[in-house]
RNA sequence: AAUCCCGGCGGCGAUGGGGCUCGCCCUCGACCGGCCGGCGUGCGGCCUGAUGGCUCCUGCGAACGG
Numbered sequence: 001a002a003u004c005c006c007g008g009c010g011g012c013g014a015u016g017g018g019g020c021u022c023g024c025c026c027u028c029g030a031c032c033g034g035c036c037g038g039c040g041u042g043c044g045g046c047c048u049g050a051u052g053g054c055u056c057c058u059g060c061g062a063a064c065g066g
Stems, first nucleotide, its partner, number of pairs: 010025004016057006033047005
C1' cells in the first nucleotide's frame, strides 16, 4: 500500500476553507451585525468584522521598512 472485521455519520452561531473547542436548534427551529434619526407600514445616515472563541490557510484593507 492493499485486504478483512466492527462501529459511527444532522443543522445553525452577519462574507471562504481546515483543525480544536463552546453554545443553540432538531420536524421546521436555531441563524439572518452595530449605532443614530424616523416610523402603523415603507426608510435615511454612519460604522466593525472572512472566528461564536482559539489557531492555520486563502482573499481583502491599513501603516512602516527593504
Background
The RNA shown here (Fluoride riboswitch aptamer (crcB RNA motif)) has 66 nucleotides and comes from an Actinomycetes bacterium. The sequence was found by an Rfam model in a public genome assembly. NCBI's taxonomy places the organism under Bacteria, Bacillati, Actinomycetota, Actinomycetes. The coordinates come from a structure-prediction model, not an experiment, and the mean pLDDT is 77.